Context: one part of a larger RNA
RNA sequence: AGCGUAGGGCGAAUGCCUUGGCACUAAGAGCCGAUGAAGGACGUGGUAAGCUGCGAAAAGCUACGGGAAACUGCAAACAAGUAUUGAUCCGUAGAUGUCCGAAUGAGGAAACUCACAUAUGGAGAACCGUAUGUAACGUAUGAUGAAUAAAUAGUCAUACGUGGGGAACGAGGGGAACUGAAACAUCUAAGUACCCUUAGGAAGAGAAAGUAAAUAAACGAUACCGAAAGUAGCGGCGAGCGAAAUCGGUAGAGCCCAAACCAUGUUUCGGCAUGGGGUUGCGGACAUAUCAACAAAGUAUCCGAGACGAUAGUCAAAGACUUCUGGAAAGAAGCUCCAAAGAGUGUGAUAGACACGUAGACGAAAAAGUCAAAGAGCAAGAUAUGAUCCAGAGUACCACAGGACACGAGAAAUCCGGUGGGAAGCAGGGAGGACCAUCUCCCAAGGCUAAAUACUACUUAGUGACCGAUAGAGAAAUAGUACCGUGAGGGAAAGGUGAAAAGAACCCCGGGAGGGGAGUGAAAAAGAACCUGAAACCCUAUGCUU
Numbered sequence: 001a002g003c004g005u006a007g008g009g010c011g012a013a014u015g016c017c018u019u020g021g022c023a024c025u026a027a028g029a030g031c032c033g034a035u036g037a038a039g040g041a042c043g044u045g046g047u048a049a050g051c052u053g054c055g056a057a058a059a060g061c062u063a064c065g066g067g068a069a070a071c072u073g074c075a076a077a078c079a080a081g082u083a084u085u086g087a088u089c090c091g092u093a094g095a096u097g098u099c100c101g102a103a104u105g106a107g108g109a110a111a112c113u114c115a116c117a118u119a120u121g122g123a124g125a126a127c128c129g130u131a132u133g134u135a136a137c138g139u140a141u142g143a144u145g146a147a148u149a150a151a152u153a154g155u156c157a158u159a160c161g162u163g164g165g166g167a168a169c170g171a172g173g174g175g176a177a178c179u180g181a182a183a184c185a186u187c188u189a190a191g192u193a194c195c196c197u198u199a200g201g202a203a204g205a206g207a208a209a210g211u212a213a214a215u216a217a218a219c220g221a222u223a224c225c226g227a228a229a230g231u232a233g234c235g236g237c238g239a240g241c242g243a244a245a246u247c248g249g250u251a252g253a254g255c256c257c258a259a260a261c262c263a264u265g266u267u268u269c270g271g272c273a274u275g276g277g278g279u280u281g282c283g284g285a286c287a288u289a290u291c292a293a294c295a296a297a298g299u300a301u302c303c304g305a306g307a308c309g310a311u312a313g314u315c316a317a318a319g320a321c322u323u324c325u326g327g328a329a330a331g332a333a334g335c336u337c338c339a340a341a342g343a344g345u346g347u348g349a350u351a352g353a354c355a356c357g358u359a360g361a362c363g364a365a366a367a368a369g370u371c372a373a374a375g376a377g378c379a380a381g382a383u384a385u386g387a388u389c390c391a392g393a394g395u396a397c398c399a400c401a402g403g404a405c406a407c408g409a410g411a412a413a414u415c416c417g418g419u420g421g422g423a424a425g426c427a428g429g430g431a432g433g434a435c436c437a438u439c440u441c442c443c444a445a446g447g448c449u450a451a452a453u454a455c456u457a458c459u460u461a462g463u464g465a466c467c468g469a470u471a472g473a474g475a476a477a478u479a480g481u482a483c484c485g486u487g488a489g490g491g492a493a494a495g496g497u498g499a500a501a502a503g504a505a506c507c508c509c510g511g512g513a514g515g516g517g518a519g520u521g522a523a524a525a526a527g528a529a530c531c532u533g534a535a536a537c538c539c540u541a542u543g544c545u546u
Base pairs, nucleotide, nucleotide: 001545002544003543004542005541006540007539008538009537015531016496017495020467021466022464023463024462025461026460027459028458029456030455031165032164039100040099041098042055043054044053046078050074051073061094062093063092064091065090066089070082071081072080105114106113107112115134116133117132118131119130120129121128122127136162137161138160139159140158141157142156143155144154169200170198171197172196173195174194180187184236210219211218223250224249225248226247227246233241234240254448255447256446257392261276262275263274264273265272266271281426283390284389285388286386287385288384289383290382291381298378299377301376302375306371307370308369311366313362314361315360319335321334322333323332324331336353337352338342344356345355346354397421398420399419400418402416403415404414407433428443429442430441431440432439483490484489503530506517507516508515509514
């Protein structure tokens, strides 16, 4: 020195555990903000660095309700206190709430500096403080008011609104490339990612100028799901893209203007404003004629008796049974009991009957929620005749060039912008995939509309052939922390004594670290560098070999 054996050290795997995560289900809630948000800075404790809470009234103040014996957060100890005259704690409502931040008096290198007006405190015109107000834009009203006569612009005042934040979901405006086509250009990826604007608890869509049918039926707003169907089609007919009718479901709801005409007001006589009227394809107005009728049915607006139910909670059965093992009984043996409760967790090992709970039953001073009777409001006739009037114009449509439609210009309808042209007027007009005729369906150029649908930052309850500390979130811990970076940004490691600290008094060696006794404990080969404690690696002893 190597190999072997034995005993240690270091080391952290493994096993077991779970405070934390992940995914989903069912409900709720779906917004916060000038009454100053989200997010922060700085403070705040007897001692106080961090986290948490709170705000100069500062781990808190007030009221009401719950609750019942302890309490002064994580977090020990000391000090000092509180509490059955009900504290701490839990819930509801309120008060306070520095400074920054949309930040809004002005400024500014956020958490700072400097003002003005009014009121007010201190002896106080001067200094110091306290309270309130003072940004911009929009709308409305009022005042004032140029060039310029009337006026207008402008200016000022007052009131109201807006502004910023937020996980996904929505709508609109813009809009890639990698990639695929085995290269690549049309095409694809994809109207995706991303950017901007903006809304709601959902949004959007939505009550037919619809869908269909083809000599002949039918349906009746929209949305979503299943089928139709990877069909019909589109396509360097390549790669690929990819419907609809219709059928079955979920849900279900329909309405209002403009105009004609009438009235009132006003007018520069063109009209305009307000009210009535009227709202659809079997129209309406007006005229004439006839019938009905003074309210039934309706309502998406207001109000809201009452009910329900959430935000604290309350009650809740049955073995302290006997023996054994053990440190400890919930284990074993024996006997017994409850069960609308044998879900689960904890308790010194595995507990229906020990604790918390569970099934079941009950409960709110307070403010809010859901449903909702009655009431209020709103709305509310019909028919026939009459080519008298009305029925959304730079619109429909056409051309050119684009875009959207499953549809790439194609035979290309349909829908939407750009440029140019440009109708009809109910004896009218549009559509039925070029176009024309016939036929059928419908009535554009105004508007509103719940539900079924999408999503989950957040709250509650629950579930898992999800993870179990190199996993599961990046984060089981002072984690978006430490640390890195000028910055945008990047981004860790780190869990486990024991049932209980009973955390080792005292003695000994040592400067200490550390150790040896003693003691605690079931165990200290559980001693805080603490459960288990593999391997690499190191050491000691010893056998063999060299």